[in-house]
Context: one part of a larger RNA
RNA sequence: GAGUAACGACAAGGGGAGUGAAAACCUCCCCCGCCGGAAGACCAAGGGUUCCUGUUCGACGUCAAUCGGAGCAGGGUGAGUCGACCCCUAAGGCGAGGCCGAAAGGCGUAGUCGAUGGGAAACGGGUCAAUAUUCCCGUACCGGAUGUUAUUGCGAUGGGGGGACGAAGAAGGCUAGGUGAGCCAGGCGUUGGUUGUCCUGGUAAAAGCGAGUAGGCCUGGGGAUCAGGCAAAUCCGGUCCUCUACAAGCCGAGACGCGAGACGAACAGACUACGGUCUGGAAGUCACUGAUGCCACGCUUCCGGGAAAAGCCUCUAAGCUUCAGAUAACAUGCGAUCGUACCCCAAACCGACACAGGUGGUCAGGUAGAGAAUACCAAGGCGUAU
Repeated sequence: GAGUAACGACAAGGGGAGUGAAAACCUCCCCCGCCGGAAGACCAAGGGUUCCUGUUCGACGUCAAUCGGAGCAGGGUGAGUCGACCCCUAAGGCGAGGCCGAAAGGCGUAGUCGAUGGGAAACGGGUCAAUAUUCCCGUACCGGAUGUUAUUGCGAUGGGGGGACGAAGAAGGCUAGGUGAGCCAGGCGUUGGUUGUCCUGGUAAAAGCGAGUAGGCCUGGGGAUCAGGCAAAUCCGGUCCUCUACAAGCCGAGACGCGAGACGAACAGACUACGGUCUGGAAGUCACUGAUGCCACGCUUCCGGGAAAAGCCUCUAAGCUUCAGAUAACAUGCGAUCGUACCCCAAACCGACACAGGUGGUCAGGUAGAGAAUACCAAGGCGUAU
C1' cells in the first nucleotide's frame, strides 16, 4: 500500500423464549422463504470413526460461538437366507513337462487363477441415544449330515440335453402407484355465512403355502434298426413302422384362500427426569385410471447373426451288486469365517481449502403438460457460516 480488496453462487429471513461471562449465528416455539427427476431417499466405488452420548473452546471454522465433520473421554456395527468367501467360467494373467533363447528371459500344453457375468434359501411387524431382511415377535424356506421306514440298478473328471444370451418394433394380460366414492374418527368457526352435496385426518398388510388362470412354447406314446456323439449307452442323433393328435407335456404374471388376535387415528387414559414412555384401540370396502415394472427378450421383423463353464436333468464305462449306492417320507441335530457404524452428486470421495468443478446404479407422489421438459406443491430436506 491499507484497515483497502476479499469473506466462495442474489434460496431470506423475522419475532418470542432458553442457555450462557458474553448470543445476528447454539437450542425450542411461531411466522416467512428455497429445493422437490432434488438441494429428498437407498446402494456401489472411495473415505475410515467423520456415527451416538457427555464434556471443553487454546488451535481448526474466512466473523463470533455457549455450536461443530474441532479437542478429550466413554459407547456403538450381532446374519444358514443381504454381500463377500465358496462352485463356475470371460477377456486376460501365471504356467509342471515342452519349444525357443549368450544370460536375464520369451512363448505355450495339461492345469491353475481371474467378475464387470452364471450358481441354494426370508418376509412382515417391533425395538436402541447410536445396528438391524442381522436383535426380538410371528410366519417361512434352503443345503448337506445322521437315523428310521418303504421302494429299488446304482455308478464319472466321460457322452447328450439344458444353462444360453442380438437389435428394433407392435399388441395383449396384469400389478405397483394414483384419483374418486363409500366407510371410520374428529371439527362447527374470535370476521358476515358455514349441521352441509361442509372441513380435516385415516382407510395399510409381505415372504411362504394351496390351487395353476390370462398367455406363451411344443405333437406326444410305443416298437424295430443304424459306419454318428473318440470306448459304452436304455441317453442324444439318423431311418422305418404303428397309435395319437389340439390331447398329453413344459413355462407362466396376476387374482383368490390361508398367513392375519399383528398394524392402525391430529383418538382416549396413565406416568414423565417435558426428551418422551406405557396401555387400550375405529374403519380397514368399491369403482375408475394405470406404468418405463411383471408375464417376457415371450411374439413379430431384420441383418451387422448376437460369451463360456459349472450348478441342474439324463445316459452308460470301470466297478459294486445280502454291502455300498439311489429315490421318497418322517425325525434329530448342524450351517463356520469376513463385511455390516457413518458420508455417498457430498463440508466426510477426486480436485493443496468446510473449493460455484467432477463422480456409476436404484426409487420416481399431486395439479397443468406429449413428457423424467417446465411451473407450482407433497413426503422429506434446507435458508451454510460473517
Model confidence (mean pLDDT): 80 of 100. Large-subunit ribosomal RNA, domain III from Kushneria phyllosphaerae, 386 nucleotides, folded computationally. Taxonomically the source falls in Kushneria (Bacteria, Pseudomonadati, Pseudomonadota, Halomonadaceae). Rfam family: Bacterial large subunit ribosomal RNA. The sequence was found in a public genome assembly.